[in-house]
Molecule: TPP riboswitch aptamer (THI element)
Organism: Ferruginivarius sediminum
RNA sequence: GCCACUCACCGGGGGAGCCGAACUGACGGCUGAGAGGUCUCGGACUUGUGGGACGACCCCUUGAACCUGCACCGGCUGAUACCGGCGAAGGAAGCGUGACGAAGUGGAACA
Numbered sequence: 001g002c003c004a005c006u007c008a009c010c011g012g013g014g015g016a017g018c019c020g021a022a023c024u025g026a027c028g029g030c031u032g033a034g035a036g037g038u039c040u041c042g043g044a045c046u047u048g049u050g051g052g053a054c055g056a057c058c059c060c061u062u063g064a065a066c067c068u069g070c071a072c073c074g075g076c077u078g079a080u081a082c083c084g085g086c087g088a089a090g091g092a093a094g095c096g097u098g099a100c101g102a103a104g105u106g107g108a109a110c111a
Stems, first nucleotide, its partner, number of pairs: 001110001002107004006099004010094001011060004017030004022049002037054005066091003072085004
């Protein structure tokens, strides 16, 4: 010198819960990578708190990001979160480009 993780870029996919308050565009707390940051539309849609664009974050087939089963089962919690199961279930977005530098980690062979 190379490659992988990784990083960057382009493209794509995805989620936004629990508790309390307020009561008409919406506050506070918790967990979490992320629980709605900015702009805007509309003028009220409600077992409620909207739509759109952009942004942040996570994930892209080596795919448990995320969706379905699931208002699931067991543990734990005030509840969500979390842990285990379901799960050698079914789906799910690139076999993209570039760089080992401005950063880190790891690696066999060869020269």